[in-house]
RNA sequence: AGAGUUUGAUCCUGGCUCAGGAUGAACGCUGGCGGUCUGCUUAACACAUGCAAGUCGAACGGGUGUAGCAAUACAGUAGUGGCGGACGGGUGAGUAACGCGUGAGAAUCUACCUUCAGGACGGAGACAACAGUUGGAAACGACUGCUAACCCCCGAUGUACCGAAAGGGCAAAUAUUUAUAGCCUGAAGAAGAGCUCGCGUCCGAUUAGCUAGUUGGAGAGGUAAAAGCUCACCAAGGCGACGAUCGGUAGCUGGUCUGAGAGGACGAUCAGCCACACUGGGACUGAGACACGGCCCAGACUCCUACGGGAGGCAGCAGUGGGGAAUUUUCCGCAAUGGGCGCAAGCCUGACGGAGCAAGACCGCGUGGGGGAAGAAGGCUCUUGGGUUGUAAACUCCUUUUCUCUGGGAAGAACGAAAUGACGGUACCAGAGGAAUCAGCAUCGGCUAACUCCGUGCCAGCAGCCGCGGUAAGACGGAGGAUGCAAGCGUUAUCCGGAAUGAUUGGGCAUAAAGCGUCCGCAGGUGGCAGUUCAAGUCUGCUGUCAAAGACCGGGGCUUAACCUCGGAAAGGCAGUGGAAACUGAACAGCUAGAGUACGGCAGAGGGGGGUGGAAUUCCACGUGUAGCAGUGAAAUGCGUAGAGAUGUGGAGGAACACCAAUGGCGAAGGCAGCCCCCUGGGUCGAUACUGACGCUCAUGCACGAAAGCGUGGGUAGCAAACAGGAUUAGAUACCCUGGUAGCCCACGCCCUAAACUAUGUCAACUAGGUGUUGGGUGGGUAAAACCAUUUAGUACCGUAGCUAACGCGUGAAGUUGACCGCCUGGGGAGUACGGCCGCAAGGUUAAAACUCAAAGGAAUUGACGGGGACCCGCACAAGCGGUGGAUGAUGUGGAUUAAUUCGAUGCAACGCGAAAAACCUUACCUACCCUUGACAUGCCAGGAACUUGCCAGAGAUGGCUUGGUGCCCGAAAGGGAGCCUGGACACAGGUGCUGCAUGGCUGUCGUCAGCUCGUGUCGUGAGAUGUUGGGUUAAGUCCCGCAACGAGCGCAACCCUUGUCGUUAAUUGCCAUCAUUUAGUUGGGCACUUUAACGAGACUGCCGGUGACAAACCGGAGGAAGGUGGGGAUGACGUCAAGUCCUCAUGGCCCUUAUGGGUAGGGCUUCACACGUCAUACAAUGGUCGGUACAAAGGGUUGCCAAGCCGCGAGGCGGAGCCAAUCCCAGAAAGCCGAUCGUAGUCCGGAUUGCAGGCUGCAACUCGCCUGCAUGAAGUCGGAAUCGCUAGUAAUCGUGGAUCAGCAUGUCACGGUGAAUACGUUCCCGGGUCUUGUACACACCGCCCGUCACACCAUGGGAGCGGGUUCCGCCAGAAGUAGGUAGCCUAACCGCAAGGGGGGCGCUUACCACGGCGGGGUUCGUGACUGGGGUGAAGUCGUAACAAGGUA
Repeated sequence: AGAGUUUGAUCCUGGCUCAGGAUGAACGCUGGCGGUCUGCUUAACACAUGCAAGUCGAACGGGUGUAGCAAUACAGUAGUGGCGGACGGGUGAGUAACGCGUGAGAAUCUACCUUCAGGACGGAGACAACAGUUGGAAACGACUGCUAACCCCCGAUGUACCGAAAGGGCAAAUAUUUAUAGCCUGAAGAAGAGCUCGCGUCCGAUUAGCUAGUUGGAGAGGUAAAAGCUCACCAAGGCGACGAUCGGUAGCUGGUCUGAGAGGACGAUCAGCCACACUGGGACUGAGACACGGCCCAGACUCCUACGGGAGGCAGCAGUGGGGAAUUUUCCGCAAUGGGCGCAAGCCUGACGGAGCAAGACCGCGUGGGGGAAGAAGGCUCUUGGGUUGUAAACUCCUUUUCUCUGGGAAGAACGAAAUGACGGUACCAGAGGAAUCAGCAUCGGCUAACUCCGUGCCAGCAGCCGCGGUAAGACGGAGGAUGCAAGCGUUAUCCGGAAUGAUUGGGCAUAAAGCGUCCGCAGGUGGCAGUUCAAGUCUGCUGUCAAAGACCGGGGCUUAACCUCGGAAAGGCAGUGGAAACUGAACAGCUAGAGUACGGCAGAGGGGGGUGGAAUUCCACGUGUAGCAGUGAAAUGCGUAGAGAUGUGGAGGAACACCAAUGGCGAAGGCAGCCCCCUGGGUCGAUACUGACGCUCAUGCACGAAAGCGUGGGUAGCAAACAGGAUUAGAUACCCUGGUAGCCCACGCCCUAAACUAUGUCAACUAGGUGUUGGGUGGGUAAAACCAUUUAGUACCGUAGCUAACGCGUGAAGUUGACCGCCUGGGGAGUACGGCCGCAAGGUUAAAACUCAAAGGAAUUGACGGGGACCCGCACAAGCGGUGGAUGAUGUGGAUUAAUUCGAUGCAACGCGAAAAACCUUACCUACCCUUGACAUGCCAGGAACUUGCCAGAGAUGGCUUGGUGCCCGAAAGGGAGCCUGGACACAGGUGCUGCAUGGCUGUCGUCAGCUCGUGUCGUGAGAUGUUGGGUUAAGUCCCGCAACGAGCGCAACCCUUGUCGUUAAUUGCCAUCAUUUAGUUGGGCACUUUAACGAGACUGCCGGUGACAAACCGGAGGAAGGUGGGGAUGACGUCAAGUCCUCAUGGCCCUUAUGGGUAGGGCUUCACACGUCAUACAAUGGUCGGUACAAAGGGUUGCCAAGCCGCGAGGCGGAGCCAAUCCCAGAAAGCCGAUCGUAGUCCGGAUUGCAGGCUGCAACUCGCCUGCAUGAAGUCGGAAUCGCUAGUAAUCGUGGAUCAGCAUGUCACGGUGAAUACGUUCCCGGGUCUUGUACACACCGCCCGUCACACCAUGGGAGCGGGUUCCGCCAGAAGUAGGUAGCCUAACCGCAAGGGGGGCGCUUACCACGGCGGGGUUCGUGACUGGGGUGAAGUCGUAACAAGGUA
């Protein structure tokens, strides 16, 4: 410090997620030691048991025990009394507050402690204990009587106190060992407490008004003390947008965590303050409390009870239950530190010091160290060679931290000596033993360090985000290995960071979220030039303070560290004080550049009102006139013979203002248009004068605000929601047509929203230019204009710098700055719900959350696509010729059938396709019968040559018996070798089994279309672009020209084959002009011709004319056998279709192995209600039949082609010459031509089907071949919608040959014969190419995508209500207590001789008030039949709204 994730890719915006640190944590797996810390975050829930506050006999009386004869002494203490139980310890419920923090202040108090000064005289009284009586279950009392004090009371003295004074009021306590302790008063100190004020201290405005003791006064009361603290009276104030009140949440701080910092989050442990002590209220005592382990009352709960009544309060330490993911021992000790009491000894102390439990945290140590390659074994993997685990182990040499045992053994101790240690026989030290006792967890697709095998097969599962898993998963599970950390490691939760993702530091708002529709304007913010004063801000010096701890720096102590300890320092906050005066501010007095006023011009659809004009539409009346008009893509509804439409004249009425007219003008915006008049706002220009900062912006507020809509009253020509009808359509509640009401118009009043857009807030300043246009001014110019220059205010376009993600903006900024306002913070939910405000309503405005997704989005790029555009091509259409679709047959396919009908191919680009030949074989399928190292390959062992004859069983495979027979090479022989056969065992063979979506190879297709790319350079942030676009041209990215491109590659073309012309060479089997010869090129002869087959020539836009840009090229022509690639073929760029093929072959993986392998026989692939494709033959006279007759090319032939001759009607048979073929054969070409006949008919057309008889091939012709003869003679009379081929030697038509093959051809491949028609042209259909445009598509239009309905789930709004919390108001009520009053009752101290008084108490009562009750309101939570919309959910329904002109933008 960044990274992943939106896209085909890119840049940006923007969210989500991750890597870091932290924790009082928890959970999972694992776990050796020590030190130092920490440990109920939840139920301020309820608590059994024990302990946590007592002490003093040197305050007092009494009584008890012991000792003593006794006096008395000692010990202990129930009660009175004193001091302490207000500290220490716990908790965080409440509290948004002077509660806390910080800094100030004045009107106060303080027991114990310290210092100083003074004092303590006299007298009186009671109540406990105790004794007696007595109540009660108990707790606890009641009555009578006695008694002490440092208990209580009176008087004296004495100052402080009140009062002007008189006067009033007011202290004390003793004890004994005679020196101390204690007591009273006053003054001061230290420390503590109370009070007041400034500033700071969370969220919500969907909480905007709150407040009657409320704010102030003077008086009284009250307090330790100021004060409405309280009361009566008077006044009407006080608080609030700088956020009162209300609601929610919360103890505050030092600090802790994080962060570069600024900040953000938190407030455990430690420390300071506050608050609380079962809940609520109250006071008493006291120096101090409204009191955690005190009291009274009320309430809830628990316990005891004899039912009458009582007792209790762990948020002290342990501990229990409960809650919870979760938090310890009912431990030891007062040895240390501290506290209470005491003269002291001492007692008490769950404060504290320690130990225990917990890897909860931090820190430290260990689980060994050196050597050790046969790189062991085993594991894993493997291409079988190896690699890895791995110096790791074994083995060897060391060491002993830890561990075990033994021995020694502290400091902490300070109270002068002595004694005293919970921890603890602990830390530590020494010795002995022995590598001995000690490693896990998570991860390994990317982010993110670390990879393979097996299993699984969208299952099981993983997942922080992106995403993995559908048979080859580095992502699931296991294993091996690796990586990271390590006594821990992961996960979960939470906080900060990254996040500049709330932006002060440090963001934005044209199009990504975001400028209010616009103006005015109060508060607020901000403000021109120069001067004087002040000193609030600002700057600076000094002072005080900001506790300690923590953090930082430097030392020290534990073996180190964590930890502990000592010292030091800075920054910053607040306050005080001295100084400075530039800037801001304040006050005063000025200036004129901002702003404004006056004056004079100018332009204008600026606004309001009134009047007026013509054209047009419609309607009415009349005339002329006759059959249609209107409307549409085409129609129909509609109007019209009752006279329309058309046309002429006259009239009525409403609305809008053609031309001018313009990216022109005016206005703040909305908006404003015939012409004239009246009223009125603003702008601008010019030159002077005046005011003197009066300015800018603006939350709340006020005003204006298109269209539609609403209310009341008018008006209504035309247009026209709704509505009706007609069409269109699958439907058509639409688009189109005919009608038509609100409304659009006017007046008044509402509504207040728009893509109210320049998607760009207002104001000001600065920063190149150029071009146009509107208004004004100045100068030049003109007779006047025009025009030119310049200036100013507008309004448009281009553009520099700069900015921008890009597009773009660019003096009218989206540039550079300043001032102020508004707004944004992922998408959806939603501009919705609830609440408030406004409105007559419609609705507007303000404005969430739950839930859900990992995106949503902007700009630009490359493609693809468009019922977008431009250009071009193709038998693409058109123009023609012939077909298919109808019939019969052949063949293939689907479907059906079947034991099987083997498999594959399925739009073009499957379907006479693989198959260039299914009777057996083929054959892969079915049935039956057989074989199991196998029909075939390699290796091993044994035997035998191989081979062969015949017979039997069987459907055959096969089995049994049998005959003949011994070869080749080496070697003298024995024997060995090669080859073949048989048998045996194991490795293995075998598979037309699966996966063409694991593959190679091959092929189809777009398409023989003209395209597809690269290097360097340049442009762009980038994807990319350029080149390859443009102007011409071509069959062509063919060529030329231009150009930030210059070159190059694969394609095109050419080179290859064939065909068309000529030449040379050659001349058999070919040919024959001349010569001879024959039935015959038959023979001689010849090679001229034809032909054959080798080599050459020829054609290149080369020549001429025209067009073109002086190019490329095109058009025409000449010559030529051939002319513009001459015709035909071969040749198929980058790629697309997961196209086809595992059944040609090859091949990974999987599967079968007495079978999914192999053999045999028979069957099937040949089925048949049907559908489709491709063909054959026809429907006839351009024909059929019969007779005669002419002319090819290219092939094939020894398992072959087969002549002549003979037989047969024929298929064919017999026959055997010739031929390994320019020689012989197949082999008669047919259409054609000449003649005859048929006469338009189901025929002398057509030939299916069927019967009989034959032929051929073959082991075999039944299922299931071909051919012949005779007989039979079906459909069919030119084919609906639709659709195919073909542009010249082509279509059409005619025959011939080959491959396959025993046989079988209407298929296929090839060959020649005869031989047309038409193409104006590119509007349209289909396909393709280039450029451009739009896009929400990129699996790329067979795309994307919207809404209702149906189903499931989720959260939420409304809802008759129901239940709870909280709060306010009114009323009732009134415990305990305090204060006041006081009829009643009681009463020791003082006064009085007494009566009595004073004083006190009880009771009663008044005021205040807790709990409680009644009624009403606010607010909030839960729940609710039903209901509304919303969200989510692989394959539901209906349509097609949007994205292309998305088919109605």

Predicted 3D model of a 1449-nucleotide RNA (small-subunit ribosomal RNA) from a metagenome. The sequence is in RNAcentral, with records from SILVA. Model confidence (mean pLDDT): 85 of 100. It matches the Rfam family "Bacterial small subunit ribosomal RNA". Gene Ontology terms of the family: ribosome and structural constituent of ribosome.